[in-house]
RNA sequence: UUGUUUUAAAGGCAUAGCCAAUCGAAAGAUGGUGACGCAAAGUACCGAGGCUAACAGUAAGCUGUGUUGUCGCUCACGCCGGUCGUACCGCCAAA
Repeated sequence: UUGUUUUAAAGGCAUAGCCAAUCGAAAGAUGGUGACGCAAAGUACCGAGGCUAACAGUAAGCUGUGUUGUCGCUCACGCCGGUCGUACCGCCAAA
């Protein structure tokens, strides 16, 4: 200096819920509170997976006076890094 593992030390992050306000069609994000847990639960949508379905489309279904519909169905360019992989960065004692 690099890598792995485990037990410590100093610290770190912050689940669900709740509060208030903002953004958003929603998923969700931000702030506070809270602490389930995490050795990368740090960063990055590069890959996969999941969530939402505004816009858009719509054969069948539903609806309808009328090729109507704010129903249904499909769909990401939206979201999730505490879903996984990958890449990069990173604290510390001993062996």
c-di-GMP-I riboswitch aptamer from a Gammaproteobacteria bacterium, 95 nucleotides, folded computationally. The coordinates come from a structure-prediction model, not an experiment, and the mean pLDDT is 78.